[in-house]
């Protein structure tokens, strides 16, 4: 420190996948929202940026410019002062004049600038003629070329001046007003002013200095830090260990210097282009800028002599700097050893490649570069390609090994629109520097120019999604400065975000009339609930006032901030969602809805009672947050190191050899790699754990303290692995005697048999099936004899037997060959096991050549089968089947079981030895032991169970090999290999939630065993064919009311539809009802009556006053009136009770204890005999027990006993009613081991259940029935309820079903005769008389029943006749006439006379009953009922057979036991093609992009390097020009490659109820599967060889018990 659950089955167990419960997050997202602290905040688009700001400082290194401030000198206003001089002057109010400003208005002389035109000079360019010179060249003269050089003439632009035109502006004159001043003239007050001199003072100004700001400049330092991003990088980029061949600015320690010159230059002045950005010329200056010259040393060069090589000054203060050389600290640079992603469907890469040697180079090592030389170096321990991806400390999860992740913070790297370079410097190849080149974007006069938020803010875009264009340098860093100081979007803070974490708070006590209202409800109540109201109380938190910090060590200085925090005061006063409630999972009911609407995480819900949708009302759960969605870890032992698997669930390569490589026997030294243990270093901080402090606590933060699991060095130890090094022999091999054997190769030979071929015998069929047929046959076949030809295979022996590495091997015989095993003694001395890649065998089928070819036989053809039959059966019959020599490399290539060694009771059998031992001269034969090989049974372990067990699936080790949910698939892609077929290697979108193994219970089977039943069989008599009656489907109708539909419906509900029943139609009426209770009010009930009308009904008229009373009223009734309400034969028998059918009178269904099994379950109940039975008995891990069975119970049948009306006819038989006996296999034999029982006999009225009936387990058909009855929900209420007439249910082309009559002579028909039983009967039965042919009338004795009546019983006997035919059969249908019941007889009764006389002459296929007093015939009674469609039901007795050898088959049934891929249970389950519909992928003519690499081509900017007459310069030289080599971009071009798309096209997956068939599951109806080949719509079918993961049966052989 460690929990599990759900989901596969009818139902276990196990595999195995899916999903859930936990934790997290830079998060969104929906609902919802009081406070505070402390963190966090572009995950996308390293897309593009408007604007602000993010790197400056230094005057103690310069020289300039401008401003202020002082200071000296000079000059010079105004003021005072003082000396001197002069005489007018100031104010107020009037008037006149002018004159500034402002407006307005007018003239025009004047200025500047602009911009036009003329005109003149004068310069430039640049062209043309001419002309001269000089070189050069053709030449005869002459010409031509090029260079120069000077003028003239033209063109063309530019400058300048000079004039004029026009516009503007200013000036100047001028009119008018208004104002102000000013001068002047009066007037009235007053007496002080001026002017020069010198002084002082506060300015101005001119020079010359100081000190402060400012500003661009030169020059220094810094700008390579800090901030941001994760594009790129699979790398020495990072983590870690070591290591050296180096650099190092500021810093800090030591020595030592610090001298003396020089010439530039920017700033700025002047000019000039340009729009701008900027650039040029020409003057003028300084420096801590720049260059010489000296000096040096513990610098550097040399062997050494000797050579070389620095510097800067500023300032006068407590001083800052500068050079040299040494050292340190800190940065840095390189090289290394280990570690840490995926892909082999990426296997071969690599020419500076890997080493050398010279030379270069670099701060330094090094192919870093580069001539030459050698030919190496990575790689299966994954080299080289591709995809991805910034590492790290850590973070999240996990018990933990681990997986997973790299957001804040810290480290390091890398990058700064893309790309390439380099300069400058301690330090960059530089985010707010250059310089190129692209792409953007922006300015421009179009010439040419600017830019680079991935610093802080903020904009847009993209996204589901992420802040303020804020304050401050107080703090802490950092640059710069001596220093003050100054920048500082680092940083500190505030601000927006419930984005996270942590804290707080939305009140507290009491309060039952258990308020009101909601929701439920059994109507009593329950709950929401002390919850609310109400009393009393607190103030966190809100607001309002006051006070007010620390953070500053450090003297100033505090953004945060009037913040945190203290006090007062007011007052419950501002403050609760949200998600769930079927099971995992904590929490339950109304109501909607009705497989729609929705829900779902998974299993799953929803089709009328939904805790699973929506709502409510309760509850559960978390909280200012809830819930969803993404990802991550867990759970998950589901990649298994810890801690998995492989005989059947996925999973042993077909088999053998073997290099690597893993692993490896004894003894014994020695080593110290492994390993142990100890020190040391290191393991950065932050994190984490523990302890302890600090913020009011915790969130945080700080302090200690552990941890840091690694790696490095050194020590030790030496038992174990490893290496060395000596020994051994048990392992492994060799040598020697023997053995078996279908081992392999090759090559020769032998009969039997099919086929064919000749002859001869022969004659009319053969063949072949299930049963035929195509075949063959008289042209002479089959059959038989003989003779020959030819390929293939080897009967018996033959076994589970032998051999081989597996595939596999069979006649003999030779020759060549391989393994094993056994037994003795000897040698070798660990030589061995396994084995990735690789090799090498490797059935059958197929391919290639080239042979052979008798049988068999895919394909093919015919016969038949069939609904078809592209099959199975038959007749042919070609590749093949065989040989050679290649290839093919698969199989259920199976012990579905890698190989090696070791160990763990046994028992039997065989094969090949060896050993003893008995017998015995010996062989042989038997026994016992051992060894190696093949079986079989079994203990222990083991296994999910089956099972496996010394041939393990057991106990352990070492090595390969393979699995990881089904399906898509052993498929596509790419790769190899093959001639082809294909073979190996091997995914992915996408789909389901289960695929699957073993076992268990049932049910199923055209599996097997037993057994039963009128189940067949043997018999008798029917249906089915006619007519009619009854049902019932169908038509039909207004309505033909509804229910019952295989068996197990149909003469069934219905055991009596004319009306009524009547549920249905049609018309008519009614509306609290035809019925029930409740309220009011009226009235006695009730009777008899008119009118309308089919009635119902509606309108009226009369009659009548009752009982009980306490005198109020009450009790039955009837009528009105509102309303709860009745009503309902309306749905829902798939909400229900009851009742019923059916398997089934079948013999069966359980349970309780114990026992066996992980478990479901099993046993019991099976088994061996018996029964009508699970009925008994035996035996047995069962014992016993319940429901069924049997028996109790009725009825008949003998015989007693008792009673005896109204029976009998005198108590005797019969009979009735009572009640007792008797039948138990009781007895006798057989028979079974035995016992249960069976058979046969006595004997009895009856005999093995006497016979007949009530009686019906546990269950099954969602069987039936809401229309018998009850009922739950719905539905309906002036109608789906009720009331009346009339019609319907009886309707009629047909079809079913159950009957009745028959079809005739065992009969009809006449006519005398004989025998019964069960049962009815007072709204009845009715005699017995009389009428009538008769049905029936009339009359009405008796009987409430053993008394009387129904009531004659029919067949039968007995005579008579008919004579074989549609009849003297059979009676249907009509016609007419009556009777009867009933309101009522048409629809639509039953009877009777007379008359008519239809079909039928024994009924196809098929099918029903039935085993004795039955069957078959014959009759009679009753129940419903007025009456009856009764031929139907439900009873009674008369007469009275025939068969059962039997259980092969049919049907239906128990019981075992087997196979299953069924469990809605064979009416099951399911495969496939086609058709549609929708998804995702593969090919594809070919298209679009994209990264990378190669070849060319071109080619910036730059470094290096060369050149360098003419330019410039500070001249041994640079700079400036040129070129060379590489090279970023860019172009071109061939081959790859990823992607994305593509007309078409393959195949796959889904889907509701499509066609077409039935391949698998059972022996699945031809057993099935595998591999292969060919065929077919299709599932498949067929050949060859194989597995058994096949049922059933025989044989044969081995076990195990007794």
């Nucleotide at each position: 420190g460690a929990a599990g659950a759900g989901u596969u089955u009818g139902a276990u167990c196990c595999u195995g996948g899916c999903u859930c419960a936990g934790g997290g997050u830079u998060a969104a997202c929906g609902c919802u929202g009081g406070c505070g602290g402390u963190a966090u905040g572009u995950c996308u688009a390293a897309u593009a940026c408007a604007u602000g700001c993010a790197a400056g400082u230094c005057g103690a290194g310069c020289g300039c410019c401008c401003c202020c401030a002082c200071c000296c000198a000079g000059u010079u206003u105004a003021c005072a002062a003082a000396a001197u001089g002069c005489u007018u002057u100031a104010g107020u109010c009037u008037g006149u004049u002018a004159u500034c400003u402002a407006c307005u208005g007018u003239g025009u002389u004047g200025a500047a600038a602009g911009c036009a035109a003329a005109u003149u000079u004068u310069u430039a360019a640049u062209c043309c003629u001419c002309a001269u010179g000089u070189a050069g060249u053709g030449u005869u003269c002459c010409g031509c070329u090029a260079c120069a050089u000077u003028g003239c003439g033209g063109u063309u632009g530019a400058a300048a001046a000079u004039u004029u035109g026009c516009u503007u502006u200013c000036g100047c004159c001028u009119u008018g007003u208004a104002u102000c001043u000013a001068a002047c003239a009066g007037u009235c007050u007053g007496c002080a002013u001026c002017g020069u001199u010198u002084u002082g003072u506060c300015g101005g100004u001119u020079g010359a200095g100081u000190g402060g700001g400012g500003g661009a400049g030169c020059g220094g330092c810094g700008a390579a830090c800090g901030g941001g991003u994760g594009a790129g990088u699979a790398a020495c980029a990072c983590g870690u260990u070591g290591g050296a061949a180096c650099c190092u600015g500021c810093c800090u320690u030591a020595a030592g210097c610090u001298c003396g010159g020089g010439g530039a230059u920017a700033c700025u002045c002047c000019g000039u282009a340009g729009a701008a950005a900027u650039a040029c010329g020409g003057g003028u200056u300084a420096a801590u800028a720049c260059c010489g010259g000296a000096u040096g040393g513990u610098c550097c060069c040399g062997a050494a002599a000797g050579g070389g090589u620095a510097a800067a000054g500023c300032u006068u203060u407590u001083g800052c700097g500068g050079c040299u050389u040494a050292a340190g600290a800190g940065g840095g640079u390189c090289c290394u050893g280990c570690g840490g992603c995926c892909u082999a469907u990426c296997a071969g890469c690599u020419a500076g490649u890997u080493g050398g040697u010279g030379g270069g180079g670099u701060a330094g090592a090094a192919g870093c570069c580069u001539a030459c030389c050698a030919a190496g170096g990575c790689a299966a321990u994954g080299a080289c390609g591709g995809g991805u991806a910034g590492c790290u400390g850590a973070u999240c999860u996990g018990a933990g090994a681990g997986g997973a992740u790299g957001a804040u913070c810290a480290g390091u790297c890398a990058c700064a629109a893309u790309g390439g370079a380099a300069c400058u410097g301690a330090g960059a190849c530089a985010c707010g520097g250059u310089c190129c080149a692209u792409a953007c974007u922006c300015c421009u006069a179009c010439g040419g120019g600017a830019g680079g938020c991935a610093g802080c803010a903020g904009u847009a875009a993209a996204g589901a999604a992420u802040c303020u264009u804020c304050c401050a340098c107080a703090a802490u860093g950092g640059g710069c400065g001596c220093a003050a100081g100054c920048c500082u979007g680092a940083u500190g803070g505030a601000g927006c975000g419930a984005u996270a974490c942590c804290g707080c708070g939305u009140g507290a006590a009491c309060g039952a009339u258990g308020a009101a209202g909601g929701u439920c409800g059994u109507a009593a109540g329950a709950u929401c609930g002390u919850a609310a109201a109400g009393u009393u109380c607190u103030u966190u938190u809100u607001u309002g006032g006051g006070g007010g910090a620390a953070g500053a060590a450090u003297u100033c200085u505090g953004a945060c901030g009037g913040u945190a925090c203290c006090c007062c005061a007011a007052g419950a006063a501002u403050a609760a969602g949200c998600a769930c409630c079927g099971g995992c999972u904590a929490a339950c009911u109304c109501c909607g809805u009705g497989c729609c609407a929705g829900c779902a995480g998974c299993c799953g819900c929803g089709g009328u009672a939904a805790u699973a949708c929506g709502g409510a009302g309760g509850g559960u759960g978390c909280a200012a947050g809830c819930g969803u969605u993404a990802c991550c870890c867990g759970g998950a032992a589901u990649u298994a190191u810890u801690g998995g698997g492989c005989g059947u669930a996925a999973a042993g390569c077909g088999u053998c050899c073997g290099c690597a490589g893993g692993u490896g026997g004894u003894u014994u030294g020695u080593u110290a790699a492994g390993u142990u243990g100890a020190a040391u270093g290191u393991u950065a901080a932050a994190u984490c754990u523990c302890g302890g402090a600090g913020c009011u606590c915790a969130a945080c933060u700080c302090c200690g303290a552990g941890u840091u699991c690694g790696u490095a060095u050194u020590c030790a130890a030496a038992a174990c692995u490893g290496g060395c090094g000596a020994a051994c022999u048990a392992g492994a091999g060799a040598a020697u005697u023997u053995u078996a054997g279908a081992g392999g190769u090759g090559c020769g030979u032998g009969g039997a048999a099919u086929u064919c071929u000749g002859u001869g015998u022969g004659u009319a069929g053969g063949g072949g099936u299930a049963a035929a047929a195509u075949c063959c046959g008289u042209a002479g076949a089959u059959a038989c004899a003989c003779a020959g030809a030819g390929g293939a295979a080897c009967a018996c022996c033959a076994a589970a037997a032998g051999c081989g590495a597996a595939a596999g091997c069979a006649g003999c015989g030779c020759a060549c060959u391989g393994g094993a095993a056994a037994a003795u003694u000897u040698c070798u001395g660990a030589c061995a096991c396994u084995c990735a890649u690789g090799g090498a065998c490797g059935a059958a089928a197929g391919c290639g050549u080239g042979g052979g070819g008798a049988u068999c036989a895919a394909a093919c053809a015919g016969g038949a089968u069939u609904a078809g039959a592209u099959a199975c059966c038959c007749u042919g019959g070609u590749a093949g089947u065989c040989c050679a020599c290649g290839c093919u490399g698969u199989a259920a290539a199976c012990u579905a079981u890698g190989g090696a060694u070791a160990c763990u009771a046994g028992g039997u059998a065989u094969a090949a030895g060896u050993c003893g031992g008995g017998c015995u001269c010996g062989a042989c034969c038997c026994c016992g032991a051992u060894u190696u090989g093949u079986g079989c049974c079994g203990a222990c372990g083991c296994u999910a169970a089956c099972g496996c067990a010394u041939u393990a699936a057991g106990u352990a080790u070492c090595c390969c090999g393979c699995c990881u949910g089904g399906g898509a698939a052993g498929u596509a892609c790419g790769g190899u290999c093959g001639c082809a077929a294909g073979a190996u290697u091997a995914a992915a979108a996408c789909u389901c939630a289960a695929a699957g193994g073993a076992a268990u219970a049932g049910a199923c089977g055209g599996g097997g065993a037993c057994c039963c039943a009128c189940a067949c069989a043997a018999g008798c008599g029917g249906u089915g064919g006619a007519g009619c009656a009854u049902c019932u489907g169908g038509c039909u109708u207004a309505a033909u009311u509804c229910g019952a539909u295989a068996g197990u419906a149909a003469g069934c509900g219905a055991g009596g539809a004319a009306c009524c029943u009547u549920a249905c139609c049609u018309a008519g009426g009614c509306u609290u009802g035809a019925c029930a209770u409740c309220u009011a009010g009226a009235g006695a009930a009730u009777c008899u009556u008119u009118u309308g009308g089919a009635a119902a009904c509606a309108a009226g008229a009369g009659a009548g006053u009752g009982c009980c009373u306490c005198a109020c009223g009450g009790a039955a009734c009837u009528c009105u009136a509102a309303g709860a309400c009745a009503g309902g034969u309306g749905c829902u028998g798939c909400a229900u009770g009851g009742u019923u059918g059916u398997c089934g009178u079948c013999a069966g269904c359980u349970c309780g204890u114990g026992c066996c099994u992980u478990g479901a379950g099993g046993u019991g109940u099976u088994c061996g005999g018996u029964u009508a039975a699970g009925u008994c008995c035996g035996u047995a891990a069962a014992c016993g027990a319940g429901c069924g069975c049997a028996a109790c119970c009725c009825a008949u049948g003998u015989g007693c006993u008792g009673u005896g009306u109204u029976g009998c006819a005198u108590u005797u038989u019969u009979c009735a009613c009572a009640g007792c006996a008797g039948a138990c296999u009781g007895c006798c034999g057989a028979u079974u081991c035995a016992a249960a029982g069976u058979c046969g006999g006595a004997g009895g009225a009856a005999g093995g259940u006497a016979u007949g009936g009530a009686u019906g387990a546990c269950g099954u058909c969602a069987a039936a029935u809401c229309a018998g009855c009850a009922u739950g929900g719905c539905c309906u209420u002036u109608a789906u309820g009720c009331c009346u007439a009339g019609g319907g249910c009886c309707g009629c082309a047909c079809a079913g079903a159950u009957g009745c009559u028959a079809c005739a002579a065992u009969g009809g028909u006449c006519a005398g005769u004989a025998c019964a039983g069960c049962a009815g009967g007072u709204a009845g039965c009715a005699a017995a008389g009389c009428a009538g042919u008769a049905a029936u009338g009339c009359c009405g004795a008796g009987c409430c029943a053993a008394u009387c009546c129904u009531a004659u019983a029919a067949a039968g006997c007995u005579g008579a006749u008919c004579u074989u035919a549609g009849u003297u059969c059979g009676a249907a249908u009509u016609g007419a006439g009556g009777g009867c019941u009933g309101c009522a007889a048409c629809u639509c009764g039953c009877c009777c006379u007379c008359a008519u006389g239809a079909a039928g002459u024994u009924g196809g296929a098929a099918u029903c009953g039935c085993u004795a007093g039955u069957a078959a015939c014959c009759g009679c009674g009753c129940a419903u009922c007025a009456g009856c469609c009764a031929u139907g039901g439900c009873g009674c007795g008369g007469u009275g057979a025939a068969u059962a050898u039997g259980u092969u088959c049919c049907u239906g049934g128990g019981u075992c036991u087997u196979g299953u891929a069924c469990u809605c249970a064979c009416c099951g389950c399911c495969c496939g093609u086609c058709a549609c519909a929708c998804u995702a992928u593969g090919a594809a003519a070919g298209a679009u992009g994209g990264g990378a690499g190669c070849a060319c081509c071109c080619g910036a900017a730059g470094u290096a390097c060369c050149c360098u007459u003419a330019g410039c310069u500070u001249u041994u030289a640079g700079c400036g020009g040129g070129g060379u080599c590489c090279u970023a971009a860019g172009g071109u071009g061939a081959a790859a490659c990823c992607a994305u798309u593509g007309a078409u096209u393959g195949g796959a997956g889904u889907g509701a109820a499509g066609u077409c068939g039935u391949a698998a599951c059972a022996a699945g109806g031809u057993a099935u599967c595998c591999g292969u080949a060919g065929g077919a719509g299709a599932a498949c079918c067929u050949g060859c060889g194989g597995a058994u993961g096949g049922a059933a049966u025989a044989u044969c052989u081995c076990u195990u018990u007794u």

A computed fold for a 1602-nucleotide RNA from Candidatus Peregrinibacteria bacterium CG_4_10_14_0_2_um_filter_38_24, annotated as small-subunit ribosomal RNA.
Its Rfam family is "Bacterial small subunit ribosomal RNA".
NCBI's taxonomy places the organism under Bacteria, Bacteria candidate phyla, Candidatus Peregrinibacteriota.